The RNA shown here (Guanidine-I riboswitch aptamer) has 104 nucleotides and comes from Sporolactobacillus vineae DSM 21990 = SL153. The coordinates come from a structure-prediction model, not an experiment, and the mean pLDDT is 82. Taxonomically the source falls in Sporolactobacillus vineae (Bacteria, Bacillota, Bacilli, Caryophanales). It matches the Rfam family "Guanidine-I riboswitch aptamer". Rfam 15.1 lists 1,509 matches to the family in 1,281 species. Gene Ontology term of the family: regulation of gene expression.
RNA sequence: UAAAAUGCUUUCUAGGGUUCCAGGCUGAAAUGAUCGGCUGAUUGGUCCGAGAGGAAGCGCACAAUAUUUUAUUGUGGACACGGAGGGAUAAAAGCCCGGGAGAU
Repeated sequence: UAAAAUGCUUUCUAGGGUUCCAGGCUGAAAUGAUCGGCUGAUUGGUCCGAGAGGAAGCGCACAAUAUUUUAUUGUGGACACGGAGGGAUAAAAGCCCGGGAGAU
């Protein structure tokens, strides 16, 4: 200095907010029912959700074997500090830009 399967999907979690539901406050003659407004400093359900968190599946690389343009089995997949800013959605975020800039 350069390359990359440093792949894809599903699911869960740390985390995240507030469309919807629930909770709280409140208005409508206002007790109930109903409708509306405000509220996420409401531990919730739905929801979003990790490259540097977990799990599974597929795929990939290598080896062995076999009935060899394939199949099966085994092994491997290490390491990973990190802004500011911008973007999506109702909104925010360890989401996306991004294993980016930069640092070691």